[in-house]
RNAcentral holds the full RNA, with entries from SILVA.
A computed fold for a 350-nucleotide part of an RNA from a metagenome, annotated as small-subunit ribosomal RNA, central domain.
The coordinates come from a structure-prediction model, not an experiment, and the mean pLDDT is 82.
Context: one part of a larger RNA
RNA sequence: CUGGGCGUAAAGGGCGUGUAGGUGGCUUGGUUAGUCUCUGUUGAAAUCUCCCGGCUCAACUGGGAGGAGUGCAGAGAUACUGCCAGGCUAGAGGGACGUAGGGGAGAGUGGAAUUCCCGGUGUAGCGGUGAAAUGCGUAGAUAUCGGGAGGAACACCAGUGGCGAAGGCGGCUCUCUGUACGUUACCUGACACUGAUACGCGAAAGCGUGGGGAGCAAAGCGGAUUAGAUACCCGCGUAGUCCACGCUGUAAACGAUGGAUGCUGGGUAUGGGGGGUAUCGACCCCUCCCGUGCCGAAGCUAACGCGAUAAGCAUCCCGCCUGGGGAGUACGGUCGCAAGACUAAAACUC
Numbered sequence: 001c002u003g004g005g006c007g008u009a010a011a012g013g014g015c016g017u018g019u020a021g022g023u024g025g026c027u028u029g030g031u032u033a034g035u036c037u038c039u040g041u042u043g044a045a046a047u048c049u050c051c052c053g054g055c056u057c058a059a060c061u062g063g064g065a066g067g068a069g070u071g072c073a074g075a076g077a078u079a080c081u082g083c084c085a086g087g088c089u090a091g092a093g094g095g096a097c098g099u100a101g102g103g104g105a106g107a108g109u110g111g112a113a114u115u116c117c118c119g120g121u122g123u124a125g126c127g128g129u130g131a132a133a134u135g136c137g138u139a140g141a142u143a144u145c146g147g148g149a150g151g152a153a154c155a156c157c158a159g160u161g162g163c164g165a166a167g168g169c170g171g172c173u174c175u176c177u178g179u180a181c182g183u184u185a186c187c188u189g190a191c192a193c194u195g196a197u198a199c200g201c202g203a204a205a206g207c208g209u210g211g212g213g214a215g216c217a218a219a220g221c222g223g224a225u226u227a228g229a230u231a232c233c234c235g236c237g238u239a240g241u242c243c244a245c246g247c248u249g250u251a252a253a254c255g256a257u258g259g260a261u262g263c264u265g266g267g268u269a270u271g272g273g274g275g276g277u278a279u280c281g282a283c284c285c286c287u288c289c290c291g292u293g294c295c296g297a298a299g300c301u302a303a304c305g306c307g308a309u310a311a312g313c314a315u316c317c318c319g320c321c322u323g324g325g326g327a328g329u330a331c332g333g334u335c336g337c338a339a340g341a342c343u344a345a346a347a348c349u350c
Stems, first nucleotide, its partner, number of pairs: 004321003007304002012318001014201004021194003025088007033081002035077006048066005091191001092188003095184005103177007110154001115149007125136002162169002206247006215241002220236004258317006266295011299306002323350003332343004
């Protein structure tokens, strides 16, 4: 390379937008490039296949026949693919009318609670644990009432529920803004799918500058525990956690399952929508579209399990794997302020 694979054995890129490329709906005509058939020429010899000969066979040598290999030219075929021209509407997009939602950004605002400050009441404890101690408290704590400051997070609703491409998103109001779904079948008429490179987004931690700092809390200090205890438990506590702008670019970034399309029995629950029955509504019943779960037929699977949200049956495109260790390391390169990230070996060894 071929072949085989990627839920858990090695293997799906963290996610998107999209360039080149690859692939591409129904139909008419043209062309005949690919494709197919025939003919011609060429295709050295050896090799290969068949036959013959030959040293005992064989290897081999010699002779004959044949086929194959690549390219060219000519003639023909026109189903499929391509190309050119035209048409269509089932894919895709748009319009109109509706629906749902913690989708995103900014501004404002609310109550509960913690902490701190001030004042009142009040007195000896509070706190903490397995038990304690450190700690706080007669300079009046804890408890309780009133007032104030400030930061962060939003109880109940809340759900196996919703939204988002992923990361992720939850008090309330306003402004700006993205998407999905349903109905309609008015418009465009294949405009599609995927997507190397590229670009953008990307939890937490971390970094830079400037703010902020209530609670929590790496590091650190102390108290316990213990043989020790650089831990688990307790008391403090700084970065950080929060905001703005900029960087970093990683994760068990997980459904450990790439995207798109078509096809293939059912049952049940639930979110959004449509239609029918019904006097509106609710309930109930039927059916359809989109989503979210569970159970399961066939089938698949090494098994576990998956099973219309496939890991079933197929097609197209991308990414990735190739024994364990060495190693996601060294070296080099690119990026980064740094931390480091990305790309990525070999010797050796089992």